[in-house]
The RNA shown here (small-subunit ribosomal RNA) has 1521 nucleotides and comes from an uncultured prokaryote. Rfam family: Bacterial small subunit ribosomal RNA.
């Protein structure tokens, strides 16, 4: 610190997904030990059981019992002491508002920070200063009587106080008035009259004096100590009030009547509409009120480099709250968790009348949930209340329990050990790995066990006891200080320590395709699963499960949830908007932010310095304690922030005063389809009348529809209406955009050049807001020529609700009004300012010059083009910027769903503008690159078309295929590129199919053991055979004589076998694009990059052949030459071939002598290479003629196939991986079948006839084969062919006659003397055997066929055609199929069209690549959403009704202790009654927001459904808005 994923492949935009860290987790597997933490995030759900706040007898009064013991005693029991001034229980003081819970409300001054209270309070504590005087009256315990089932209560009767009440006192407090000082004010201090309001005792000690006495005492009195009053400061807490700062939604825009202020008055501890009357109408609000959601907030925590984001346990401030709603009351504090009334809901008791409760306090139940403990143990320490003190309470705390829930320590041994042991896994069978790993051998002993020692935590307090100090009249008594001694641990016999034995008891869990460390085997077989993302799985899965190894982390490990990060993916730091998402359609200006130059002043922003303050803890950083860390504990630092003081004054700002350069402003001047309104003018087109004319017109790709003999069209004259203004017209102008074009007039706007007068920053931008806006559409009214949605008809279609054609209505024009939107585009907001140059055009100047024009130089302004530099992803911007910058304003934030819904809002409508979720997807995009492809565009080639010839397609037979049918009809091939293809030849065999029979180490191999025997041969018998059974013969080799080798049967085990599946696991071979000119590379260069260039470009060629240009130079397969036949010609050689000269023979004849010429043979060389002329050409390559030449421009043929395409073919040729079979998918055998046959392709053969046919005659090849063979001759048969056998291992002999053709002759246009299928009968010939199922002969039959639709093939010369002849398979069998010669044309203007091809260039959404890609309805499923008549619900508004309890107000007749009183009665309070306020409630209506909901809408997303093709190409009517 990055990576994965959109593609063929690249950059870039952009989203998703990974890797960190972290947690109060939770789940899976697994789990030694320890120390420190943490532990209901969900139902603020309900709760059983104990316990969490009580204390104080030194405030007060009363006051047991049991048990213990004495005495009595009728043995039931009585009294008395003790227990005890005890307990329980009351009055009373003080606590109960702390502590502990828990986040439900609550967007609030609730909180955090700073600040003010001159607007305040404050028990208990500390401090100042004074005081505690004198009376009363009464109640509870109690005691008795009565109601209740229970809570509990009623009545009477006695009683105490530090309870309650009257009166004295009053220094200071407080209230009224007046005076002063001081303050801006409110008011605060000092200060003067006057009014006013207090209290309480208990302990303990004490010498003398006093009082009363029941003579015990008990007071006064002195002191001490605690406590009351009053008071003055503190302190600590606490209330109120203000600055500022911290969530979301504007689809929430307006909100408010106690509202806003204001004067009285209530009230409070206090200000204050806090709350009443009156009176004024204010107040909040885009810097977001009001409304709705959502939430305790902070310190702090996680996470980040940091800003920041989340987040708000555990500790720690603050704040709410306590079943839910209301209220008050006590008090120093409360509207009070374990207090009171009330109403509700629940839950429990009940005698049914009534009552009782509140775990959001520790444990604990229940129930919810993925999930969260023990109904423990102590006040021993810390901290609280209360108590004078001891002490008592304390579920607060301290400890323990229980949870890997976190953190952080440590162990689970350690050395040595290679026959690299056995196992296990894999293998190429050699081996490799596990692996020093184990075993073995020496060692240690930490935890866990077990024996034994043993803390710190304690200080205090209280007892005694000694020293001192203070009070005091006192040595007493109380307080303080210090020493001694004694007593007081829940954890706990724990921490920690020594011994002891022993390697023993203590390792798992994810992963291993790539990210991302970590590879292999088996098993599955798009199944079963996996999967964070991108994907794996369809028989060889490193991605699935298992295994073996292996990575990582470890008492843990993985999965999931969440949160930051990564993400510069909301960007302040630190992004963007011309094509990727993204600039308002254009202007006016308003708030608001920005703002020229020079002074001077102020100090708000800033900038420095100090003060306070930022709580503790935690983060950092020094030390320190636990054996170390986590922990924990000192001290420091920080704590970017707030306030408030002093300074500074450059910048911003405000105030004042200047200035001209921004900016208007005057003057002069030309230039425009700038706007508006009214006149007008001519060209068409259509109507309309009238003339001429006649028969079609018109339209189309071609037709029709229509129009025309009732006279179109056409063509002349005349009129009539409308709408639009050719040419000028120009990347020309004007205008802010929409837009503006004929000429003219009149009103009118903007800019611009010049001049430089004038004002003095007047500037710029613009959120709301106004306003202008093409076209289409809409109101009302005219107008309607010409065009034209809808419609209508014709055509065109598989359709054709389009494209084309005839018509044709709204509109299209014009008034006035509305719409408000477009690919309103330079897809590029405006303004300012700066940055190399070139070249055009517009407008207005200037300067040389000229008589003027032009020409040239310059200046502002405006519009265009090419470019530097710099941007940019690229493209492409580039002084009109998309560059370097500042200001101000819109919008963006993955596709889709969707510019959709649902609310607002505007509009007549139509529909605008605001403008989302659910859901789904891994992408969607953008430039550019190679490719392919186009019904794209240029070149150029090929029998590609054309021109020409002959076929195919129609007969018949041959032969493959489909399809059928079969027991089986064996298997492959399937557009070209599968079909007379594998098969160069299926009667048996072949054979791989089928029915039958048979065999299991087999039909054929190799090996090893064991048993034999030669082994070969002959023969018998049962069968169709295979195969079973027997007989008969007989030993080969070598030897060291033991025995070994070969050979052949049996038996056993290794193993054979397979035309059994996979051509999508290969290998070879082959087809095709194609013998088509392409395919690449090395190095430089360009480009960020795939990639580009060389390979493009002029030229030329059969050619990427070659020149020649060129950022490219060079090289490789490829192309061409080198090979072979042919075609001339030398040499040389001369049998089996050849005969010109001699000579012989013969009927003839190279048939003999002989020759060596010739032709031929086969080996070798020449020869051709634009080499020569001539012309074209810028040269050169090269092209057109021409001479020679047997042959001329690759002479003709042939082999020879680049990179690579098609998962082309082929596992049945061979070879192979893996898979499958092993008495059978091996194998032997016999018969069948591959040969079937309603049909239909394909290749072919023979014809259809006179350029033929038949007879007869007569010539000329050439390439091949031939000893299991070719077979002469000669005999025999009408013949196929027989019989016999010369010759020939072949230029020597045989196949073998060559046919076409020539001569002659007959047929004469017909189903024939054409044609031969069929079919009968006699043969032949090969075979082991011709029935399924061969082939040839003879004889007789004599079908269908008269040149063949649509369509299609072949071929450019010695070709096509047409004639034959040989070969190979082969026993036989050939129309196939290789191979040879004979005869021997016709055509090619030409490249527009068809089909393939190369090359360049365009588009493209294709990339499996056009047989691509893709769109909508409809149909099924399924998922989420919207509407919906109603319906249920939650919140809330307004309006009434009714109102518990309470406070408060009024009444107070009845009740009534203190206090006054003449004693009657008054004061005063209770009670009851009532009022206002108001909780729950109710009645009616509204807002709002959820859920439910027939039916209905679109939307997503699904396996190979339907229906059409709409878009990517010119997508076949360019597409879009």
């Nucleotide at each position: 610190a990055g990576a994965g994923u959109u593609u063929g492949a690249u950059c870039c935009u952009g989203g998703c997904u990974c890797a960190g860290a972290a947690c109060g987790a939770a789940c899976g597997c697994u789990g030694g030990c320890g120390g420190c933490g943490u532990g209901c995030u969900u139902a603020a759900c309900a709760c059983a059981u104990g316990c969490a706040a009580g204390u104080c007898g030194a405030g007060c009064g009363a006051g047991a019992a049991a048990g213990c013991u004495g005495c009595c005693u009728u043995c039931g029991g009585g009294c008395g002491g003790u227990g005890a001034g005890u307990a329980a229980a009351g009055c009373g003081g003080c606590g109960c508002a702390c502590g502990g819970g828990u986040g439900a409300g609550u967007a609030a001054c609730a909180c955090g920070u700073g600040g003010g209270u001159a607007a305040u309070c404050u028990a208990c504590c500390c401090u100042u200063a004074g005081g505690u005087c004198u009376g009363g009256g009464a109640u509870a315990a109690c005691u008795c009587g009565g109601g209740g089932a229970a809570a509990c209560u009623c009545a009477a009767g006695c009683u105490a106080a530090u309870a309650c009440c009257g009166g004295a006192u009053a220094a200071g407090a407080c209230c009224a008035c007046g005076a002063g000082u001081c303050g801006g004010a409110a008011g605060a201090c000092u200060u003067g009259u006057g009014g006013c309001a207090a209290a309480a005792g208990u302990g303990g000690g004490g010498g003398a004096c006093u009082u009363c006495u029941u003579c015990g005492g008990a007071g006064g009195c002195c002191u001490c100590a605690c406590a009351c009053c009053u008071u003055u400061g503190g302190a600590u807490g606490a209330g109120c009030c203000c600055g500022c700062g911290g969530c979301c939604c504007a689809u929430c825009a307006g909100c408010u009547u106690g509202u806003u202020g204001g004067u009285a008055g209530g009230g409070u501890a206090a200000c204050g509409g806090c709350c009443u009357a009156c009176c004024a109408a204010g107040g909040c609000u885009a810097a977001g009120a009001c409304g709705g959601g959502u939430a305790g907030c902070u310190g702090g925590u996680c996470u980040g480099a940091g800003a920041g984001g989340a987040u708000g346990a555990u500790c720690a401030g603050c704040c709410a709250c306590a079943c839910u709603g209301g209220a008050a009351c006590u008090g120093a504090g409360a509207c009070a968790c374990g207090g009171u009334c009330c109403a509700g809901a629940c839950u429990c008791c009940u005698a049914c009348g009534g009552g009782a409760g509140g775990c959001a306090g520790c444990a604990g139940u229940g129930g919810g949930g993925a999930a969260u403990a023990u109904u423990g143990c102590g006040c021993a320490a810390u901290g609280g209340g209360c108590g004078a003190a001891a002490g008592c309470c304390u579920g607060a705390c301290g400890c323990a329990g229980c949870a890997a829930c976190g953190c952080c320590g440590u162990g689970u041994g350690g050395g040595u050990g290679a026959u690299g042991a056995a196992g296990g896994u894999u293998c190429u069978c050699g081996g490799a790995u596990u692996g020093u790993a184990a075993a073995g051998c020496c060692c240690u002993g930490u935890c866990a066990g077990u024996g034994g020692g043993a803390a710190a935590g304690a200080u205090g307090g209280c007892g005694u006891u000694c020293u001192u100090c203070g009070u005091u009249a006192a040595u007493a008594g109380c307080g303080g200080a210090g020493g001694g001694c004694g007593u007081u641990g829940a954890c706990g016999g724990u921490a920690c320590c020594c011994g002891c034995a022993a390697a023993g008891g203590a390792a798992g869990c994810a992963c291993c395709g790539g990210c991302u460390a970590a590879c292999u085997c088996u098993g599955u077989g798009c199944c079963a699963g996996c999967a964070g993302c991108c994907g794996c799985g369809g028989u060889a899965a490193u991605a699935c499960a298992g295994a073996g190894g292996g990575u990582g982390c470890a008492a843990g490990c993985g999965u999931u949830g969440u949160u930051c990060g990564g993400a510069a993916u909301u960007a302040u730091u630190g992004g963007g908007c011309g094509u990727a998402a993204a600039g308002c359609g254009c202007g006016c200006g308003u708030a608001g932010g920005c703002g020229g130059c020079g002074a001077a002043g102020c100090a708000a922003g800033u900038c420095g310095a100090g003060u306070g303050u930022g709580a503790a803890a935690g983060c950092c950083c020094a030390g320190g304690g636990c054996u170390c860390a986590a922990c924990c504990u000192u001290g420091g630092a920080a704590g970017u922030g707030c306030a408030c003081u002093c300074g500074a004054a450059a910048c911003u700002g405000c105030u004042u005063u200047g200035c001209u350069u921004g900016a208007g402003u005057c003057c002069c001047g030309g230039a425009g389809a700038g706007g508006g309104u009214g006149g007008u003018g001519g060209a068409a087109u259509u109507c309309c009348u009238g003339g001429u004319g006649u028969a079609g017109c018109g339209g189309u790709g071609a037709a029709a529809u229509g129009c025309g003999u009732a006279g179109a069209u056409a063509u002349c004259a005349g009129g009539a209406g409308g709408a639009a203004c050719a040419c000028c017209a120009g990347u020309g102008g004007c205008g802010a955009a929409g837009g503006c074009g004929g000429c003219u007039a009149c009103c009118u706007g903007g800019a611009c050049c010049g001049g430089u007068u004038c004002u003095g920053a007047c500037g710029c931008u613009g959120a709301g807001g106004c306003g202008c806006g093409a076209a289409a559409g809409c109101g009302u009214g005219g107008g309607g020529a010409g065009c034209a949605a809808a419609c209508a008809g014709g055509a065109u279609u598989a359709g054709a609700u389009a494209c084309c054609c005839u018509g044709g209505u709204a509109g299209u024009c014009c008034a006035c009004g509305c719409u408000g939107u477009a690919a309103a585009c330079g897809a590029u907001g405006g303004g300012u300012g700066c940055u190399c140059g070139g070249u055009g055009u517009u407008g207005c100047g200037g300067g040389u010059g000229u008589u003027g024009a032009c020409c040239c130089c310059u200046g502002c302004a405006a519009u265009g083009c090419c470019u530097u530099a710099g941007c940019u992803a690229a493209c492409g911007c580039g002084u009109u910027a998309a560059g370097c910058a500042c200001c101000c304003c819109g919008c963006c934030u993955g596709g889709g769903g969707a510019g959709u819904a649902c609310g607002g809002u505007c509009g007549c409508a139509a529909g605008g503008c605001u403008g989302a979720a659910a859901c789904u997807c891994a992408a969607a995009g953008g430039a550019a690159u190679u490719g392919a492809c186009g019904g794209g565009g240029g070149c150029c080639c090929g029998c590609a078309c054309a021109a020409g010839c002959g076929g195919u397609g129609g007969a018949g037979c041959a032969u493959g295929u489909g399809g059928u049918u079969u027991a089986a009809u064996u298997c492959g091939a399937u557009g070209c590129a599968a079909c007379g293809c594998g098969a160069a030849g299926a009667a048996c065999c072949u054979u791989a199919c089928c029915u039958g029979g048979g065999c299991u180490u087999g039909a054929a191999c190799u090996g090893u053991g064991g048993g034999g025997g030669a082994c070969c041969g002959c023969u018998c018998c049962g069968u169709u055979a295979a195969c079973a059974g027997g007989g008969u013969u007989u030993u080969c080799c070598c030897u060291u004589c033991g025995g070994g080798g070969a050979c052949c049967g049996c038996c056993a085990c290794a193993g054979a076998g397979g035309u059994g599946c996979u051509g999508c696991a290969u290998g070879g071979c082959u087809g095709u694009c194609g013998u088509c000119a392409g395919c690449u590379c090395g190095u430089g260069u360009c480009g960020u990059g795939a990639g580009a260039u060389g390979u493009u470009g002029g030229g030329u060629u059969a050619a990427g052949u070659c020149c020649c240009g060129c950022a490219a130079c060079g090289a490789g397969c490829g192309c061409a030459a080198c090979c072979c036949c042919u075609a001339c010609u030398c040499u040389u050689a001369g049998u089996u071939g050849c005969c010109a000269g001699c000579g012989g023979u013969u009927a003839a004849a190279g048939c003999c002598g002989g020759g060596a010429a010739c032709u031929c043979u086969a080996a070798g060389g020449g020869g051709a290479c634009u080499g020569c002329c001539c012309c074209g050409g810028a040269a050169a390559u090269c092209g057109g003629g021409g001479a020679g030449g047997a042959a001329g421009g690759u002479g003709g043929g042939g082999a020879u196939g680049a990179c690579g395409u098609c998962a082309a073919g082929u596992c049945c040729u061979c070879a192979u991986g893996g898979c499958c079979u092993u008495u059978a998918u091996g194998u032997c055998c016999a018969g069948g079948g591959c040969u079937a046959c309603a049909c239909a392709c394909g290749u072919g053969c023979u014809a259809c006839a006179a350029u033929g046919g038949g007879c007869g005659g007569u010539a000329c090849a050439a390439a091949g084969g031939g000893u299991u063979g070719c077979g002469a001759a000669a005999c025999u048969g009408c013949g196929a062919a027989g019989u016999u056998g010369a010759g020939c291992u072949a230029a020597u002999c045989c196949c073998a006659g060559a046919a076409a053709a020539c001569c002659g002759u007959c047929c004469u246009c017909a189903g024939u003397u054409c044609g031969g299928a069929u079919u009968g009968c006699a043969g032949u010939c090969u075979g082991c055997a011709a029935c399924u199922c061969g082939a040839c002969u003879g004889c007789a039959u004599g079908a269908a066929g008269u040149u063949g639709g649509a369509a299609u093939c072949g071929c450019u010369a010695g070709u096509a055609a047409u004639c034959c002849c040989g070969g190979a398979u082969c026993a036989g069998c050939a129309u196939g199929c290789c191979g040879g010669g004979g005869u021997g044309a016709a055509u090619a203007c030409g490249u527009u069209c068809c089909c393939g091809g190369g090359c360049c260039u365009u588009g493209u959404a294709c990339a499996c690549a056009c047989c691509g890609c893709c769109c909508g309805u409809c149909a099924c499923a399924u998922c989420a959403c919207g509407a919906a008549a109603g319906u249920c619900g939650g919140c809330u508004g307004u309006a009434c009704c009714g109102g518990a309890a309470g406070c408060c107000g009024g009444u107070g007749g009845g009740c009534u202790a203190a206090c006054c009183u003449c004693a009657c009665g008054g004061a005063g309070g209770c009670a009851a009654c009532u009022g206002u306020c108001c909780a729950u409630g109710g009645u009616a209506u509204g807002g709002u927001c959820g859920g439910c909901g027939a039916u209905u809408g679109g939307g997503g997303u699904g396996a190979a459904g339907u229906c059409g093709u709409a878009a990517c190409a010119a997508g076949g009517u360019a597409a879009c808005c």